[in-house]
Context: one part of a larger RNA
RNA sequence: UGAUGGGGGCCUGCACAAGCAGUGGAGCAUGUGGUUUAAUUCGAUGCAAAGCAAAGAACCUUACCAAGGCUUGACAUGCCAUGAAUCCUCUUGAAAGAGAGGGUGCCCUCGGGAACAUGGAUAUAGGUGGUGCACGGCAGUCGUCAGCUCAUGUCAUAAGGUAUUGGGUUAAGUCCUGCAAUGAGCGCAACCCUCGUGUUUAGUUGCCACCAUUGAGUUUGGAACCUUGAAUAGACUGUCGGUGAUAAGCCGGAGGAAGGUGAGGAUGACAUCAAGUCAUCAUGCCCCUUAUGCCCUGGGCGACACACAUGCUACAAUGGGCAGGACAAACGGUCACGAUCUCACGAAGGUGAGCUAACUCCAAAAACCCAUCCUCAGUUUGGAUUGCAAGAUGCAACUCGCCUACAUGAAGCCAGAAUCGCUAGUAGUUGCCUAUCAGCCAUACAGCGGUGAAUUCAUUCCUGGACCUUGUACA
Numbered sequence: 001u002g003a004u005g006g007g008g009g010c011c012u013g014c015a016c017a018a019g020c021a022g023u024g025g026a027g028c029a030u031g032u033g034g035u036u037u038a039a040u041u042c043g044a045u046g047c048a049a050a051g052c053a054a055a056g057a058a059c060c061u062u063a064c065c066a067a068g069g070c071u072u073g074a075c076a077u078g079c080c081a082u083g084a085a086u087c088c089u090c091u092u093g094a095a096a097g098a099g100a101g102g103g104u105g106c107c108c109u110c111g112g113g114a115a116c117a118u119g120g121a122u123a124u125a126g127g128u129g130g131u132g133c134a135c136g137g138c139a140g141u142c143g144u145c146a147g148c149u150c151a152u153g154u155c156a157u158a159a160g161g162u163a164u165u166g167g168g169u170u171a172a173g174u175c176c177u178g179c180a181a182u183g184a185g186c187g188c189a190a191c192c193c194u195c196g197u198g199u200u201u202a203g204u205u206g207c208c209a210c211c212a213u214u215g216a217g218u219u220u221g222g223a224a225c226c227u228u229g230a231a232u233a234g235a236c237u238g239u240c241g242g243u244g245a246u247a248a249g250c251c252g253g254a255g256g257a258a259g260g261u262g263a264g265g266a267u268g269a270c271a272u273c274a275a276g277u278c279a280u281c282a283u284g285c286c287c288c289u290u291a292u293g294c295c296c297u298g299g300g301c302g303a304c305a306c307a308c309a310u311g312c313u314a315c316a317a318u319g320g321g322c323a324g325g326a327c328a329a330a331c332g333g334u335c336a337c338g339a340u341c342u343c344a345c346g347a348a349g350g351u352g353a354g355c356u357a358a359c360u361c362c363a364a365a366a367a368c369c370c371a372u373c374c375u376c377a378g379u380u381u382g383g384a385u386u387g388c389a390a391g392a393u394g395c396a397a398c399u400c401g402c403c404u405a406c407a408u409g410a411a412g413c414c415a416g417a418a419u420c421g422c423u424a425g426u427a428g429u430u431g432c433c434u435a436u437c438a439g440c441c442a443u444a445c446a447g448c449g450g451u452g453a454a455u456u457c458a459u460u461c462c463u464g465g466a467c468c469u470u471g472u473a474c475a
């Protein structure tokens, strides 16, 4: 100087407390371990692995296994020879492939050339093979915590100290003040984006107060309102009172759409964990080269005594069924979204208006309101499981998908020890939607709005972190 202490002081965070709703019990979905298997490809493993990589495993993907094939190779560059490339038909085969037949181009100085195919030889290709403990890059974590350093000066024999400590203050090494320190850098904050208010400007596909008009903002018309773009203003402790050291600040008030960081996002210092990734990519070294490379068919990644993790649905009357009625935001659409009409109990099918979208479509928002049935039951709860029939996608739905109708109607009556999230438009609750995508195992992920709480006495304790100080046989 660090590290460390079941030492001390001070401060802070949904850390505890105060509350609300969960997990742990049930069924199912997904992931993991284990076991099994020809293979169940590989990676990720306390927090910081486990609905993770995967924004979508029937084939493909695919890296794994079995069988069938290829060896200058599926792909790249250079050399030689032959052929007119592409195309069509047949045989064989599970396919890959192998064999046979037919027949057609471009430029041209008629030598040939471009592109392509086949064969040959050789340099080499290829490897999702190994090493993340050889590396780059990327991203996780502590942590959006307030820290981490440097130059000069000065003190010390030196390692080092000082500044960075003290007194206040802050979300903050934020600011003020004192001081052998004076300055500076990376962080903090601000600059960026979204939301909240106004003004100006612009009115189409959006809007409709006034004047007419219609079934309808439908059509004249209007630019006020709403809304959508663009520009700009606004918040700075600016102002008043109190307090404080005449400071920084803190407390209260006014005005204001917003008040003391207005709310949210992006933004992640020096380091730590030889933390993660050689399977995104790049790359050193090692290894394979008739195979650890390449092609193809089928299977596997979907197995199942069990254990764990994350979710969904419930156990009901604050509810369930049925009928009627109301109100969103954000997103997507031409190999697409698909209205209307029709048909089917339904999933779907037929038809194909409109729309390259503020125009048209997906689109029905659902909780909610109103009316009615059920009356506390394993039920008109719950929907697992199973049977049968049908639908669309796709060469193909058996292994192994989704959806529909009918029948079936399991466990479950609020959950032990333990444990997670959340401080406001938050939790809870309620639907909608994108990407991926032929289809879909999505109850996931990422967004969007609707409705909308309770509690915070406080810092004794648990836990993470910051600073000062102190002990130490540790470095």
Base pairs, nucleotide, nucleotide: 001475002474003472004471005470007469008468009467011465012464013463015459019422020421022419023418026313027312028311029310030309031308032307033306034304035303043052064299065298066297068295069294070293073124077123078122079120080119081118082117083116087102088101089100090099091098092097106113107112126288127287129286130285131284136281137277138276140273147186148185149184150183151182152181153162154161155160166177167176168175192265193264194263195262197233198232199231200230201229202228203227207222208221212219236259239253240252241251242250243249302441319374320373321372324369325368332361333360337354341350342349381412386407387406389404391402428451429450430449431448432447

RNAcentral holds the full RNA, with entries from SILVA. A computed fold for a 475-nucleotide part of an RNA from Trichopus zeylanicus subsp. travancoricus, annotated as small-subunit ribosomal RNA, 3' major domain. NCBI's taxonomy places the organism under Eukaryota, Streptophytina, Euphyllophyta, Mesangiospermae, Trichopus zeylanicus.